[in-house]
RNA sequence: AGAGGGCCGGGCGGCCGCGGCCCCGCGCAAGCGGGGGCGAGGAAAGUCCGGGCUCCACGGAACGACGGUGCCGGUUAAUGGCCGGCGGGGGCGACCCCAGGGAAAGUGCCACAGAAAGCAAACCACCGGGCUUCGGUCCGGCAAGGUCGAAAGGGUGGGGUAAGAGCCCACCGCGCCUCCGGUAACGGCGGCGGCAUGGCAAACCCCACCGGGAGCAAGAUCGAAUAGGGGCGGCAUAUGGGCCAGGUUCCGGCUCGUCGCCCGGGUUGAUUGCUUGAGGGACGGAGCGAUCCGUCUCCUAGAGGAAUGGUCGCCCAUCGCCGUCACGGCGGUGGACAGAACCCGGCUUACAGGCCCUCU
RNA sequence: GGGCGCAUAGCUCAGUGGUAGAGCACUGUGUUCACACCGCAGGGGUCGCAAGUUCAAUCCUUGCUGCGCCCACCA
Numbered sequence: 001a002g003a004g005g006g007c008c009g010g011g012c013g014g015c016c017g018c019g020g021c022c023c024c025g026c027g028c029a030a031g032c033g034g035g036g037g038c039g040a041g042g043a044a045a046g047u048c049c050g051g052g053c054u055c056c057a058c059g060g061a062a063c064g065a066c067g068g069u070g071c072c073g074g075u076u077a078a079u080g081g082c083c084g085g086c087g088g089g090g091g092c093g094a095c096c097c098c099a100g101g102g103a104a105a106g107u108g109c110c111a112c113a114g115a116a117a118g119c120a121a122a123c124c125a126c127c128g129g130g131c132u133u134c135g136g137u138c139c140g141g142c143a144a145g146g147u148c149g150a151a152a153g154g155g156u157g158g159g160g161u162a163a164g165a166g167c168c169c170a171c172c173g174c175g176c177c178u179c180c181g182g183u184a185a186c187g188g189c190g191g192c193g194g195c196a197u198g199g200c201a202a203a204c205c206c207c208a209c210c211g212g213g214a215g216c217a218a219g220a221u222c223g224a225a226u227a228g229g230g231g232c233g234g235c236a237u238a239u240g241g242g243c244c245a246g247g248u249u250c251c252g253g254c255u256c257g258u259c260g261c262c263c264g265g266g267u268u269g270a271u272u273g274c275u276u277g278a279g280g281g282a283c284g285g286a287g288c289g290a291u292c293c294g295u296c297u298c299c300u301a302g303a304g305g306a307a308u309g310g311u312c313g314c315c316c317a318u319c320g321c322c323g324u325c326a327c328g329g330c331g332g333u334g335g336a337c338a339g340a341a342c343c344c345g346g347c348u349u350a351c352a353g354g355c356c357c358u359c360u
Numbered sequence: 361g362g363g364c365g366c367a368u369a370g371c372u373c374a375g376u377g378g379u380a381g382a383g384c385a386c387u388g389u390g391u392u393c394a395c396a397c398c399g400c401a402g403g404g405g406u407c408g409c410a411a412g413u414u415c416a417a418u419c420c421u422u423g424c425u426g427c428g429c430c431c432a433c434c435a
Base pairs, nucleotide, nucleotide: 001360002359003358004357005356006355007354008353010315011314012313013312014311015310016309018039019038021036022035023034024033025032026031041337045348046347048346049345050344051343052342053215054214055213056212059251060250061249062248063247066211067210068209069208070207071085072084073083074082075081086100087098088097089096090095101206102205106204107203108200109199110198123146124145126141127140128139129138130137131136154172155171156170157169158168159167173195174193175192176191177190179188180187181186219272220271221270222269229263230262231261232260233259234258235257240256241255242254243253244252265434266433267432279298280297281296282295283294284293285292286291316334317333318332319331320330321329322328323327361431362430363429364428365427366426367425370384371383372382373381378415386402387401388400389399390398408424409423410422411421412420
């Protein structure tokens, strides 16, 4: 000068406050007074994924649709997370980045420019021949060169040729095959093929795998009050109709005044769900690691539109000034992002400042 | 708290992988004594912001920002 990872997000005390909980005293009660203990974060955020929990649908099956994921292996309750590996790209390096399956299953798109944009074709040029008014023109060959573009049907060198061309050869690239290593992705040796179809799938799509729906305003119990009122639509009196989440079919079940939508009426209450959990810490063990196992130990908000604050002192950190060898004195600041609302595991985003470890 | 949607000119909205449009509004001009209507001409855009995919993004994907809508219980 960089690269990677982890951690902290002022500490202690006094006083005054705020929100629950418990205890004591007074009071018929409402309540009042006193005491004790607890009281935000690494992201509580965005709600982007995944679960727990709860209700609904749950009768089963097939197909289809829709949404998502996408190298390989592992880990986990689960994931699109994480770990390890593979391949590609970047960097001198530590290391970083990759939505990283399939483009010879099919469809579609490739604007402008350019002769030509996907299937092979030929504008200029080059070469051969004919004609010629010597400027060119016609026929044929060729695809190396020029031009355009993001992209033009392998690259470099040599041979070859009228000029050329994988036309031929060597190396590289690409494809196929055998063998070997690896669980696999993949890698390596060798052989063959003259090269045979460019890009886009965060375009449709194909393949593989996953997914029932809704969410604590879920749900349960109690209580209060009101008009179980009105309208529209579908179907209908059982060989039919309706419902069984959304699409079709088959079988099956329930029901017969039922289904759907809308306008209305009443309440704005109490309890529960509710916080001990895939939880944190230490030690030991297995594993490269994510992670797992064992032992010990800790308990840390659970409220209703919702409480965490203020001040003082000391320490600590930092800044400025002065004296200065360390250091001392005075003054200032305590910050940034931010604020639990059922709970967890991740990701992403925001963040003043500081500390530690490893590596180039 | 939870679920869902939108953002394109001053306003209301189209658009869709290939140079961004319409109506109203605005400006100038014609017409009129003057104004309105009407005619003609014209100006005006970071397609909310930032990354990514792609040759190319208003459009596709992701993350932020802002705005809007819905929800409770009883009979």
This is a predicted complex of two RNAs, RNase P RNA and transfer RNA, with 435 nucleotides together. Rfam match: Bacterial RNase P class A. It is annotated as a ribozyme. Rfam's curators write: Ribonuclease P (RNase P) is a ubiquitous endoribonuclease, found in archaea, bacteria and eukarya as well as chloroplasts and mitochondria. The coordinates come from a structure-prediction model, not an experiment, and the mean pLDDT is 76.